[in-house]
Molecule: transfer RNA
Organism: Chaetoceros tenuissimus
RNA sequence: GUUAGGAUAGAGCAAUUGGUAGCUCACUGGGCUCAUGCCCCAGAGGUUGUAAGUUCAAGUCUUACUCCUAACA
Numbered sequence: 001g002u003u004a005g006g007a008u009a010g011a012g013c014a015a016u017u018g019g020u021a022g023c024u025c026a027c028u029g030g031g032c033u034c035a036u037g038c039c040c041c042a043g044a045g046g047u048u049g050u051a052a053g054u055u056c057a058a059g060u061c062u063u064a065c066u067c068c069u070a071a072c073a
Base pairs, nucleotide, nucleotide: 001072002071003070004069005068006067007066010025011024012023013022019056027043028042029041030040031039049065050064051063052062053061
């Protein structure tokens, strides 16, 4: 340099091919316990990498850029 894949909550990952952004762990509060842990209930936490475009509607489609990984040169 070329090609392919990836970027979504603190961490790890989904989102059924455009129609309410969710799961597990972690975190906070409550219950349980003599107490801690386990267990049970609830809650908070996201401009979906950045910027544009298409659309009634974009995590999803299109373009450019940034970063990561792999293959080739």